This is a predicted structure of an 88-nucleotide RNA (c-di-GMP-I riboswitch aptamer) from a Syntrophomonadaceae bacterium.
Of the family's consensus pairs, 90% are formed in the model.
Model confidence (mean pLDDT): 89 of 100.
The sequence was found by an Rfam model in a public genome assembly.
[in-house]
RNA sequence: GGCCGACAAAGGCACCCCUGUCGAAAGGCAGGCUCGCAAAGCCAAGGGUCUACAGCAUGAGAAAAGCCAUGACAGCCUGGCUGCCGAA
Numbered sequence: 001g002g003c004c005g006a007c008a009a010a011g012g013c014a015c016c017c018c019u020g021u022c023g024a025a026a027g028g029c030a031g032g033c034u035c036g037c038a039a040a041g042c043c044a045a046g047g048g049u050c051u052a053c054a055g056c057a058u059g060a061g062a063a064a065a066g067c068c069a070u071g072a073c074a075g076c077c078u079g080g081c082u083g084c085c086g087a088a
Stems, first nucleotide, its partner, number of pairs: 004086002012037002017032006035075001041081003045078003048073003055067002
C1' cells in the first nucleotide's frame, strides 16, 4: 500500500412513524424517533422502481379511465469518484 472487516476504539448516518415546511405528485428539507448501515458519503451513466402538473390522445366536456420524464429514488442492482479506523 492492496484485499478484507472484529461483540475493537473514536466518531458518523438514520428506515418506519410523528410535527413543520416546499412540491400537482413521486419526493425533498428541518426537528423528534432509531429499523438498520463500513461507504446508508457523492454522481441519475446503464438497468430498475415511483410519480404524471403541463402536454398528448379520447370525449359533448375543465369529468373519468389511458399515454408520456423533462420530475424523483444513491437506504434496489451495476458502474464511477472520494473517505475514518486497523484485530484476524